[in-house]
Context: one part of a larger RNA
Molecule: large-subunit ribosomal RNA, half A
Organism: Lactobacillus delbrueckii subsp. bulgaricus
RNA sequence: GGCGCACGGUGAAUGCCUUGGCACUGGAAGCCGAUGAAGGACGCGACUAACCGCGAAAGUCUUCGGGGAGCCGUAAGUAGGCUUUGAUCCGGAGGUCUCCGAAUGGGGGAACCCAGCAUGUGCAGACAUGCUAUCCUUAAGUGAAUACAUAGCUUAAGGAGGGAACACGCAGUGAACUGAAACAUCUAAGUAGCUGCAGGAAGAGAAAGAAAUAUCGAUUUCCCAAGUAGCGGCGAGCGAACAGGAAAGAGCCCAAACCGGCAGAUUUAUCUGCCGGGGUUGUAGGACUGAGACAUGGCACUUCAGAGGAUAGCAGAAGCGUUUGGGAAAGCGCGCCAGAGAGGGUGAGAGCCCCGUAAGCGAAAUCCAAAGAAGGCCUAUCAGUAUCCUGAGUAGGGCGGGACACGUGAAAUCCCGUUUGAAUCCGCGAGGACCAUCUCGCAAGGCUAAAUACUAACCAGUGACCGAUAGUGAACCAGUACCGUGAGGGAAAGGUGAAAAGAACCCCGGGAGGGGAGUGAAAGAGAACCUGAAACCGUGUGCCUACAAGUAGUCAGAGCCCGUUAACGGGUAAUGGCGUGCCUUUUGUAGAAUGAACCGGCGAGUUGCGUUAGUCAGCAAGGUUAAGUCAGAAAAGACGGAGCCGUAGCGAAAGCGAGUCUGAAGAGGGCGAGCAGUUGGCUGACGCAGACCCGAAACCAAGUGACCUACCCAUGACCAGGUUGAAGGCGCGGUAAAACGCGCUGGAGGACCGAACCCACGUAAGUUGAAAAUUGCGGGGAUGAGUUGUGGGUAGCGGUGAAAUUCCAAACGAACUUGGAGAUAGCUGGUUCUCUCCGAAAUAGCUUUAGGGCUAGCCUCGCAAAGAGGAUGCUGGAGGUAGAGCUCUGUUUGGACUAGGGGCCCGUCAAGGGUUACUGAAUUCAGAUAAACUGCGAAUUCCAGACAUUUAUGUGCGGGAGUCAGACUGCGAGUGAUAAGAUCCGUAGUCGAAAGGGAAACAGCCCAGAUCACCAGUUAAGGUCCCAAAAUUCAUGCUAAGUGGAAAAGGAUGUGGAGUUGCGCAGACAACUAGGACGUUGGCUCAGAAGCAGCCAUCAUUCAAAGAGUGCGUAAUAGCUCACUAGUCGAGUGACGCCGCGCCGAAAAUUUACCGGGGCUAAGCAUGAUACCGAAACUGUGGAUGUGCGUUUAUGCACGUGGUAGGAGAGCGUUCUAGCGGCGGUGAAGCAUGACCGAGAGGACAUGUGGAGCUUCUAGAAGUGAGAAUGCCGGUAUGAGUAACGAAAGACAGGUGAGAAUCCUGUCCGCCGCAAGACUAAGGUUUCCUGGGGCAGGCUCGUCCGCCCAGGGUAAGUCGGGACCUAAGGCGAGGCCGAGAGGCGUAGUCGAUGGACAACAGGUUGAAAUUCCUGUACUGCACCGAAUCGUUAUGAGCGAUGGAGGGACGCAGGAGGCUAGCAGCGCGUGGUGCUGGAUACCACGUUCAAGCGUCAAGUCUGAGAGCGAGUCAAAUGCUUGCUCUCAUAAGGACAAGGCGUGAUGAGGAGCGAAAUUAAAGUAGCGAAGGCUGCGACGUCACACUGCCGAGAAAAGCUUCUAGCCAGAGACGGUGCACCCGUACCGCAAACCGACACAGGUAGUCGAGGAGAGUAUCCUCAGGUGAGC
Repeated sequence: GGCGCACGGUGAAUGCCUUGGCACUGGAAGCCGAUGAAGGACGCGACUAACCGCGAAAGUCUUCGGGGAGCCGUAAGUAGGCUUUGAUCCGGAGGUCUCCGAAUGGGGGAACCCAGCAUGUGCAGACAUGCUAUCCUUAAGUGAAUACAUAGCUUAAGGAGGGAACACGCAGUGAACUGAAACAUCUAAGUAGCUGCAGGAAGAGAAAGAAAUAUCGAUUUCCCAAGUAGCGGCGAGCGAACAGGAAAGAGCCCAAACCGGCAGAUUUAUCUGCCGGGGUUGUAGGACUGAGACAUGGCACUUCAGAGGAUAGCAGAAGCGUUUGGGAAAGCGCGCCAGAGAGGGUGAGAGCCCCGUAAGCGAAAUCCAAAGAAGGCCUAUCAGUAUCCUGAGUAGGGCGGGACACGUGAAAUCCCGUUUGAAUCCGCGAGGACCAUCUCGCAAGGCUAAAUACUAACCAGUGACCGAUAGUGAACCAGUACCGUGAGGGAAAGGUGAAAAGAACCCCGGGAGGGGAGUGAAAGAGAACCUGAAACCGUGUGCCUACAAGUAGUCAGAGCCCGUUAACGGGUAAUGGCGUGCCUUUUGUAGAAUGAACCGGCGAGUUGCGUUAGUCAGCAAGGUUAAGUCAGAAAAGACGGAGCCGUAGCGAAAGCGAGUCUGAAGAGGGCGAGCAGUUGGCUGACGCAGACCCGAAACCAAGUGACCUACCCAUGACCAGGUUGAAGGCGCGGUAAAACGCGCUGGAGGACCGAACCCACGUAAGUUGAAAAUUGCGGGGAUGAGUUGUGGGUAGCGGUGAAAUUCCAAACGAACUUGGAGAUAGCUGGUUCUCUCCGAAAUAGCUUUAGGGCUAGCCUCGCAAAGAGGAUGCUGGAGGUAGAGCUCUGUUUGGACUAGGGGCCCGUCAAGGGUUACUGAAUUCAGAUAAACUGCGAAUUCCAGACAUUUAUGUGCGGGAGUCAGACUGCGAGUGAUAAGAUCCGUAGUCGAAAGGGAAACAGCCCAGAUCACCAGUUAAGGUCCCAAAAUUCAUGCUAAGUGGAAAAGGAUGUGGAGUUGCGCAGACAACUAGGACGUUGGCUCAGAAGCAGCCAUCAUUCAAAGAGUGCGUAAUAGCUCACUAGUCGAGUGACGCCGCGCCGAAAAUUUACCGGGGCUAAGCAUGAUACCGAAACUGUGGAUGUGCGUUUAUGCACGUGGUAGGAGAGCGUUCUAGCGGCGGUGAAGCAUGACCGAGAGGACAUGUGGAGCUUCUAGAAGUGAGAAUGCCGGUAUGAGUAACGAAAGACAGGUGAGAAUCCUGUCCGCCGCAAGACUAAGGUUUCCUGGGGCAGGCUCGUCCGCCCAGGGUAAGUCGGGACCUAAGGCGAGGCCGAGAGGCGUAGUCGAUGGACAACAGGUUGAAAUUCCUGUACUGCACCGAAUCGUUAUGAGCGAUGGAGGGACGCAGGAGGCUAGCAGCGCGUGGUGCUGGAUACCACGUUCAAGCGUCAAGUCUGAGAGCGAGUCAAAUGCUUGCUCUCAUAAGGACAAGGCGUGAUGAGGAGCGAAAUUAAAGUAGCGAAGGCUGCGACGUCACACUGCCGAGAAAAGCUUCUAGCCAGAGACGGUGCACCCGUACCGCAAACCGACACAGGUAGUCGAGGAGAGUAUCCUCAGGUGAGC
């Protein structure tokens, strides 16, 4: 280390439980609100954070009832109270009810700020109470242009406003995805959404109706009619109505005619208006005239009444003993009640213990309310028919739309827009174009209950609903925590015990925690608490393991250990044989194709309606009810026959009918006629619904976003320093004058260099970062089209865009959120227990079809008839392939023959002729060739048939499928290259869907088809030397190459066999010896050519033989040699093909690697023979099961039982229900372990744990079975003690403490120092300070902290904001526009980033200060004192919401004054070890405001008087014209700053106590305080100069009148002065970035040395050493 066992930890499954949900039933109710709602904010308790309750009368107040002993909520505790004089508590009615919210006095960023008026109180500051919004209606008053009037304004009274329950209703507006396999009409759908308005219901409603020759008699709802009639790219789909059956039931009122009254108008006769009477319909009615009647009936109106009910309650029968036990309700025994045996509780199962339950009883007060009463209202007849009335811009028409089931259609009917436009009872409308007849009705006015729809909340109940991953998102303090700017999104989390009896005390430990003790039935129930599985992590131990190659198992198997559900026992296991996971998708996966880290839980064919088939049951020529009614328990039941299906068909229909249609037909033919259906349950399948589950990208609607970013608007801010030197000006020169030149001045510029600031060009790092865009080093712009703050605007069918499709909150070719919505997905993935029987396809046709579908084919199940099928033989036919052939059709070689053509010649030319190495049709001979040639033609095949043998199929009808990607091998073809593991057909096989044996391994090849078991036998393919079962078998050959055990053209005297043909004892072949000659150097050519450069010829002679020469060689000869001949030798020797087996040809990449290895000369090859091995084949023995047969029933016989998609059948298990039962504290479920049983899914039993429920059987109902879905949730591993610990310096000593690298103190040493210092805005919201703590947070530690706990802390007339003003912009009375919602906008009113506006210095705390304190000021108001002025017009004073001034404004540049600040000297105090130095050196200090007074650098400016004009009225004001006077320096306005005072003060280096319970450099004391220099970006001041881009508004303020009015009031004094912010961080550990994050964040101050400088380096003050 592996396996096993035992014991633990972790974890939270399982079981049990339920306070919470879900779905319904019955009842009651169906609104709340200006008398201030819904919903909130903030408060109220002795201690109080939250929930709940309540509201400053605040854990409650009053009263009327109930009730009767305890009470002060959850919530325990302490303290303190209340209560029989009746508390707490419950119910009715009242009181109070802060602030926000319609919010309503005005404003506003909800819970805040600021007012006015009236009344009252108070000396006063002030306080109390009430009122003050808008709109509409009504009334009154007032009252413009404009005379009356009206608009407008004011007042009063009444009403409205807003909310909800994501429901139901009516109306306005109105999508898209989707379906149509595309899409446009259509559909989805008048749906979703938005909007308006209601009600408890709404809407509709008393016929200008429906119908059809008969009628019915308002509306609404249900059943049915009916998926009918119809509509419809006549596609997808959409889809009535009448009649019939039910629920409910209800009818009425005006206008008009006519009459009367009042008023008004005028043309004096009428008209108009109002009121009253009258009157309300179709068989017309009414008015009118005449007659007659005075009753009856009704009501939905008003006021009563109050049976009964609602809101608290009362009362309510009957049990004891014993056993076990911690506990009795259990067991046992003996009883009792029941109009009560529903249910819950009580220490385990309780009719009789408790609460209840049945049947009864009860209300001071409030509410609902039946029968009823009174009032009020309504209601009747007859006759006459002369006259009058009976709803007008209406009905209808044209055009354009919409609704009707009805898409413009023949389109009636209804509605809208527009344009036209009737009739009047002798009339009008309708009856699906229209017309006539007939019938029905009477529009253009109105009201109307019930039956119907829904359920947030209330009461009482129910469940074959869930039981903590379920059921609501939420059983628990959940719409919470958390995320997001926002709309919006949105969790996790239950259980001690009967009772806290929640562990006193002791021990270890700093604690946490643990061990004892104790409680308890149990602590292995100890609060991280019932049970407590698995992954995972351990401890101990039995067996095994250090030469071993391993999908990890399985089969065999010794050893060791143990001892059982007693059995062929369990654990482990040396060694050996065999053996490439699972799923999915595929022709095919170990696949290196997909998916899964592991474990646990959850996780997918369901439900409704309909159709169809089967099956079971009822009834049957019939079957059956629906809605509803009765009753009832939400059941069952009874009634209900409307309707449906069937009983008759045929036809387009009229129609006829066992027939009918066609037809001239009586013909023929088509379809029918023989009769079984129907209703319900269940099962299969389909249709419509999301329809097996998960999954888009998208589309549409309504909203939310410009805190990021783009652009724009308003108002503010910022840019060190250096350089260059435009125009212009001045001077000189120059010119007629100019121009022009030079110098100086000047200070322009989308100028230059370069910090802050802005940007992002290069490169490197980083890339699980420090950072979801940064850092380092460089880079670009840096007075401009610059950068930036605050406030605001533009919104998705859109905005914005110096333009990149860029940006619009870290994802933009169309944001985000929610909804339509479970969009759709011919696509991918997944789809959960067992066994049995059968078992495919990957083809055809069609397809916007090709990876989809439909029909057929092939599979399965049932029924039917019935043996109809297949194979072989035989017989008869069909045919045109293989082959063959060349007649035909093409192709094609050679020859013969030759027309024609060409060349040459003759012909002077021509005609004509001759000739020819040319060509050559046709013909002919011979030879070939073809898928698209055939005068021939098989094998196989196909069709038919009686018979024979053999086999068991085949057919019809009906239910259910799957399949439409196929693969390889053999054979026959095509394509291709007679390439492909290519492709496409045919045919057969196998795989697919098939295991076993062989081929080393190897889907498709060979053998063979696995029902199960066996330690039996026989074989197939293939094998038999070893690996490795079986022959080192036999016989005969071959091979020598390891050929075997890879390959071609080609090559070779490899070797064996069988041949053909030469030579050979007359001597072959080879070898050796000898010869190899002569004409001749053949001729030619040549410089030469003599056998041998070349050309021609190639004869002849001598011979045994010898080429006018085979090769070498020479300049040419020569020389050597060959052919050829003889001799020696002595038997075979050549050539040529054929066959078997070999050889060469033969080079590749990690490693031999082309027998499976060893190895083999057979253990190779060939032929033959005999044995043996060899499979899941066959056989044997035993079992299981299917189908058929079968009767002589006996466990019979026969044949079967591989299997994917798929069909069919039979079962197991889970949860719940019913019934009869059973088990259980002497121990249920669950969990753990075990060697038992069953063919399997599974089932027992035993022990332990556990501590309260469980369940057999028979049926029923399903949220019913998990390993995979990159599944969901939780837990736990692995990687791994690995990476990392986020820019940077610490060391030492002391202290504290259980513990110190990290905390505190000190000393050294570092770092920043235009910052890493200080102030402040935004933002944060207590982080600030003190004391305590250390579980978590802090990347280590921690005694420490921005952490946790407790307590404390923020003080303003003057600072900032409000009580002042306005900008952009917002809102907006009236108003205009718009389907609605709403949009715009006037008067107004808000709105700072701007204008206006009064305080400074010092001190003080642990934490606050321009806020407290000290000192010294200022602003406003009031009062007192009071100089003075005025008091009735000669008027002091005040004074507009009106007039005017002013406020009031850009940028750049340069110069000057002054100050802050700094430096130096001087002065004061203190110090100085060594060398020089003490008349010296060093260190520190050398300061102070507002206010008041005074002085003042300087800048700007004419002043006065009179007469006019304008200024919406007026003006003495302002502006301006004219005239006059004075005047160039006075006057006036503005202004930094200096000096004095403030200050006999404060501060100040330094010196420095006493002392305690606490507080030390503390209290206290306290020196000097001058001069010089430099000098700002501060200030004078946008003052001046220049320039072009020409640079807010309003108020405060001043002044003027209009007007008000009798007191006003310098100065001094006194008093008063409201609300909010104020802590702390604020370039950062407190803000924005998920973090204690190298990023981002507006403004102000910002010292010294060097330097131009805020660059850069070093330092001051100050900060800091970066959390390993």